[in-house]
RNA sequence: UGGGGAAUCGUUUAAUUGGCAGGACAGCGGACUCUGACUCCGUCAAUCUAGGUUCAAAUCCUAGUUCCCCAA
Numbered sequence: 001u002g003g004g005g006a007a008u009c010g011u012u013u014a015a016u017u018g019g020c021a022g023g024a025c026a027g028c029g030g031a032c033u034c035u036g037a038c039u040c041c042g043u044c045a046a047u048c049u050a051g052g053u054u055c056a057a058a059u060c061c062u063a064g065u066u067c068c069c070c071a072a
Base pairs, nucleotide, nucleotide: 001071002070003069004068005067006066007065010025011024012023013022019055027043028042029041030040031039048064049063050062051061052060
């Protein structure tokens, strides 16, 4: 310098060709227990940034940021 890939709750990971952003762990509250652990129930919380297309964007388009791989 060129090419390819990735970015989603605190962490990790889905979203089946554009149609309600889900699960697990963690946190918080409760049940259970003499207390704690385990177990169960509830709850909290996210689409890297800025534009564009569309009735509707995590998903499509453009530009940017960070990281990974390949080539030189």
Molecule: transfer RNA
Organism: Fidelibacterota bacterium